[in-house]
Formats: sequence, C1' cells, structure tokens
RNA sequence: GGACCUUUAGCUCAGCGGCAGAGCGGGCGACUGCAGAUCGCCAGGUCGUUGGUUCAAUUCCGACAGGGUCCU
Repeated sequence: GGACCUUUAGCUCAGCGGCAGAGCGGGCGACUGCAGAUCGCCAGGUCGUUGGUUCAAUUCCGACAGGGUCCU
C1' cells in the first nucleotide's frame, strides 16, 4: 500500500427494509429466621460518524473512523 470481516444496552450477542430484543449484570418485589438459589416486575440504546437510495434504513450503497484477519 491492497483485500476481506466486524462496530446494536454496562458485558456477550440476536435482529438483514415496516414498534429495537435476549442472556448476564443493575434496581424493586415475592419466597427465607437472615442470605443464597428460584420466580415476577422495572430501568437502561442519538443501532460507530457522515452522506445517499427509499413512502419508510439497525438493515441497502458510498466515504471516513475504531477493532480483527490475510496478501505484498
């Protein structure tokens, strides 16, 4: 220098055009003599940034940025 993969909640990840989700973690409650485990409820997101396509973009396209793999 070039090619490809990846970026979504505090963490690990789903979701691939039409209301953003799960597990873990956090808060509250139930249970318990107290706690743990278990069960229920709740909060938490400018979907990396910026343009474009579209009636509509987390999703498709471009550029840029971060991370990773490979080639030279």